[in-house]
RNA sequence: AGCUCAUCGAGAGGGACUGAGGGAACGGCCCGUUGAAGUCCCGGCAACCGCCGCGCAAGCCUCCGAUCGCCCGCCAGGGUUUCGGAUCUGCGCGGUGCGGUGCCAAAUCCGUCCUUGGUCGAGAUCCGGCCUCGGGAAGAUGAGAA
Numbered sequence: 001a002g003c004u005c006a007u008c009g010a011g012a013g014g015g016a017c018u019g020a021g022g023g024a025a026c027g028g029c030c031c032g033u034u035g036a037a038g039u040c041c042c043g044g045c046a047a048c049c050g051c052c053g054c055g056c057a058a059g060c061c062u063c064c065g066a067u068c069g070c071c072c073g074c075c076a077g078g079g080u081u082u083c084g085g086a087u088c089u090g091c092g093c094g095g096u097g098c099g100g101u102g103c104c105a106a107a108u109c110c111g112u113c114c115u116u117g118g119u120c121g122a123g124a125u126c127c128g129g130c131c132u133c134g135g136g137a138a139g140a141u142g143a144g145a146a
Base pairs, nucleotide, nucleotide: 003144004143005142006141007140008139013042014041015040016039017038021031022030023029025112026111027110028109043104044103045102047101048100049099050096051095052094053093054092055091056090057089062086063085064084065083066082069080070079071078072077108138113135114134117131118130119129120128121127
């Protein structure tokens, strides 16, 4: 740098240094000298992974316990059947912030490509404007694989 999958209307900011930009691109609209971006310090959030707890489901692999009956047996037990539990697997909910990332204006700020419905136009199935439903693209973050 690229690939796969999941998520993206929730949440969470102060200080120091510094000094003009920032919100990915473009358009819009915002934020910014009452201090942008960046660096550092402290604080916070809880999306993903991890960890902990609870619940549900499935399965019968493993282990443990019990077991009417049946079978084997040297009368110690074993096999089978059934039941319960643990582990494992999946899902859901809650917690934690110790660990790995991430994040802390605005829905990923909105739109961009396709599309549903409505409305407007000199107004017709076309076209254009506005509002709106859905899907994509792009981007971001995480997890994973090569």
Molecule: SAM riboswitch aptamer (S box leader)
Organism: Nocardioides marmoriginsengisoli